[in-house]
Context: one part of a larger RNA
RNA sequence: CUGGGCGUAAAGGGCGCGUAGGCGGUCAUAUGAGUUAGAGGUGAAAUCCCCGGGCUUAACCUGGGAACGGCCUUUAAGACUGUAUGACUAGAGUAGAGGAGAGGGGAGUGGAAUUUCCGGUGUAGCGGUGAAAUGCGUAGAUAUCGGAAAGAACACCAGUGGCGAAGGCGGCUCCCUGGACUCAUACUGACGUUGAGGCGCGAAAGCGUGGGUAGCAAACAGGAUUAGAUACCCUGGUAGUCCAUGCUGUAAACGAUGAAGACUAGAUGUUGUAGGGUAAAACUCUGCAGUAUCGAAGCAAACGCGAUAAGUCUUCCGCCUGGGGAGUACCGCCGCAAGGCUAAAACUC
Numbered sequence: 001c002u003g004g005g006c007g008u009a010a011a012g013g014g015c016g017c018g019u020a021g022g023c024g025g026u027c028a029u030a031u032g033a034g035u036u037a038g039a040g041g042u043g044a045a046a047u048c049c050c051c052g053g054g055c056u057u058a059a060c061c062u063g064g065g066a067a068c069g070g071c072c073u074u075u076a077a078g079a080c081u082g083u084a085u086g087a088c089u090a091g092a093g094u095a096g097a098g099g100a101g102a103g104g105g106g107a108g109u110g111g112a113a114u115u116u117c118c119g120g121u122g123u124a125g126c127g128g129u130g131a132a133a134u135g136c137g138u139a140g141a142u143a144u145c146g147g148a149a150a151g152a153a154c155a156c157c158a159g160u161g162g163c164g165a166a167g168g169c170g171g172c173u174c175c176c177u178g179g180a181c182u183c184a185u186a187c188u189g190a191c192g193u194u195g196a197g198g199c200g201c202g203a204a205a206g207c208g209u210g211g212g213u214a215g216c217a218a219a220c221a222g223g224a225u226u227a228g229a230u231a232c233c234c235u236g237g238u239a240g241u242c243c244a245u246g247c248u249g250u251a252a253a254c255g256a257u258g259a260a261g262a263c264u265a266g267a268u269g270u271u272g273u274a275g276g277g278u279a280a281a282a283c284u285c286u287g288c289a290g291u292a293u294c295g296a297a298g299c300a301a302a303c304g305c306g307a308u309a310a311g312u313c314u315u316c317c318g319c320c321u322g323g324g325g326a327g328u329a330c331c332g333c334c335g336c337a338a339g340g341c342u343a344a345a346a347c348u349c
Stems, first nucleotide, its partner, number of pairs: 004320003007303002012317001014201004021194003025088007033081002035077008049065006091191001092188004096183003103177007110154001114150008125136002162169002206247006215241002220236004258316006266294012298305002322349003332341003
């Protein structure tokens, strides 16, 4: 470079915004860069190939032809691509009305539970397990009633329900704020799509500083179990989990399925919304946007996918190329560190 691929066999970047670049709707005119055709020039010779000739043959030598991926000039064409100009509204966007939502940030606030403390009642056990023991308890525990404090999480509602680009988001109220959707008209007029680099966001754990610490709980201690038990079980328990701020930048970051667009039978449920049938409700029909289950064609190695495609196509990006060595070493960049990113080879099967 080419071919074939990326749900589960190797392979979709964790997710977004977006630079360069790639690709790009409808009509008209111009241009003639790309493009196509004709003509001319050039593409040295040798070599290679074809047909001959000469050394007894061959190698070798030699004549002719073809070929020389091309390049240049010129003439013409004007479809397609490009460029320029003008126009359009089906893509995209703006304005209006409307409701839905755990979307994000901040402030405040509520009840249940847990634990601790104080007081009352009350007495010998409680707790825990397969069984026990460590542990707690006559200095009065467990249980129960009243009061107080603290921190964390929000039962029911709750739903193959909703929202968000992903990570993720769930008590209630208020403030600030992003996005999507539906309906109807008007406007802008291709303003689009993808996106190498880049920038931002990014669960948990972890790290820095300062707070906080009820419950839970790595480490750790003790009790059991066991041949042993650096475990599983039990009693405790510190980091941590929580808050503020800064870092880290990884996950089975999964739909193991990149983004955008077009097209291709149906059926059923559900969320939001608009319209119709009915006086209204229930119910029902139609449309748009989501979310699920089944399924025709088709696809697929099979499993399965099937308008939310893994079907049929287009554009762009990322990635794969036997197993191990290895997502390792080295260099570089980033990080306080832990480590992350980039990423081999020898050797071996």